[in-house]
């Protein structure tokens, strides 16, 4: 980095730095020198993966499996319904080769 699977109306922001565009694309609309976007730190949200726990199931015993929990580890996310609509993509997580 292919294929493939899943997510997307819930939830959660402060400080410091930088200094002009940002919200992927088109149209709209919005945010932004009262400093956005981005970066760093800390905090938080969620529960995709790992770990762990309970129950079910399974077995000679296990494991794989399902449901629920937890939040330690890996990600993700913390303006607006993924901002809206549109079309194809893209994004994020998992994932085999």
């Nucleotide at each position: 980095u292919a294929a493939c699977c899943a997510u997307a109306a819930a939830g959660a922001g402060a400080a410091g730095g930088c200094g002009a565009g940002a919200g992927a694309c088109a149209a709209g609309c919005u945010c932004u020198a009262u400093g956005a976007c981005c970066c760093u730190u800390c905090a938080g949200c969620a529960a995709c993966c790992u770990a762990c726990c309970a129950c079910a199931g399974g077995u000679g015993a296990a494991a794989g499996u399902g449901u629920g929990g937890c939040a330690a580890g890996g990600u993700g996310c913390u303006a607006a319904a993924g901002c809206u609509u549109g079309a194809u993509u893209g994004a994020u997580g998992g994932g085999u080769a």
RNAcentral holds the sequence, with entries from Ribocentre. Predicted 3D model of a 97-nucleotide RNA (SAM riboswitch aptamer (S box leader)) from Anaerovibrio sp. Lineage of the source: Bacteria > Bacillota > Negativicutes > Selenomonadaceae > Anaerovibrio. The prediction has a mean pLDDT of 81.